RNAcentral holds the sequence, with entries from ENA. Transfer RNA from a Phycisphaerae bacterium, 74 nucleotides, folded computationally. Its Rfam family is "tRNA". Rfam classes the family as a transfer RNA. The organism belongs to Phycisphaerae, within Bacteria. The prediction has a mean pLDDT of 81.

RNA sequence: GGGCUCGUAGCUCAGUUGGUUAGAGCGCGUCGCUGAUAACGACGAGGUCGCAAGUUCGAAUCUUGCCGGGCCCA
Repeated sequence: GGGCUCGUAGCUCAGUUGGUUAGAGCGCGUCGCUGAUAACGACGAGGUCGCAAGUUCGAAUCUUGCCGGGCCCA
C1' cells in the first nucleotide's frame, strides 16, 4: 500500500431484502419482601446506533469518505 470483517446502553450481544417508542441479559438506582443479607418481585435511569456527507417521504439498516479493532496479501 491492497483486500475482507467488525464498531448499537457501563459489559456481552440481538435487531440489517429501509417503515412509525431502539431492545434483551448482566450490571446500576429506588421501593417491596427479610431480624439482616443474598435470592426474588415491581419500577426507573442510561444510547446523536464510531464520525461526517449523500440517496429517500422515511436510514441502526443503502452509498461514499474518514477513524478505530481484528484477519489475510504484498